[in-house]
This is a predicted structure of a 119-nucleotide RNA (SAM riboswitch aptamer (S box leader)) from an uncultured Verrucomicrobiota bacterium.
The coordinates come from a structure-prediction model, not an experiment, and the mean pLDDT is 77.
RNA sequence: AUCUCAUUAAGAGUGGCUGAGGGAUCUGGCCCUAUGAAGCCACGGCAACCGGUUGGAAUGCGAAUCCAACGACGAGGUGCCAAAUCCAGCCCGGCGAUAACGCCAGGGGCAAAUGGGAC
Numbered sequence: 001a002u003c004u005c006a007u008u009a010a011g012a013g014u015g016g017c018u019g020a021g022g023g024a025u026c027u028g029g030c031c032c033u034a035u036g037a038a039g040c041c042a043c044g045g046c047a048a049c050c051g052g053u054u055g056g057a058a059u060g061c062g063a064a065u066c067c068a069a070c071g072a073c074g075a076g077g078u079g080c081c082a083a084a085u086c087c088a089g090c091c092c093g094g095c096g097a098u099a100a101c102g103c104c105a106g107g108g109g110c111a112a113a114u115g116g117g118a119c
Base pairs, nucleotide, nucleotide: 002118003117004116005115006114007113008112013043014042015041016040017039021032022031023030026089027088028087029086044081045080046079049077050076052073053072054071055067056066058065059064085111090108091107092106093104094103095102096101
């Protein structure tokens, strides 16, 4: 890199260096930003994907699976710490009588991110 599975409206930031952009990509919208963007470093935190410890239920020799609020914990491997993955784009539904257009924590899809697995 490719394929596959799961999750993505919850949660969690200070300081230092630096100095103009940033919110993945394109378009549109909206927003953040010299009261300091992105990046790097230090420390801190969140979460529970993997791994570890542990409680419980059914089956079970065991292993494995599962969760009654996502059972509990968090030393390890990642990840993450403005806004839903910031929102939309394609298809469908509902409402505004119809068109245009707008609205809805609507449904699906595309794309993406993160983790596990396979090759």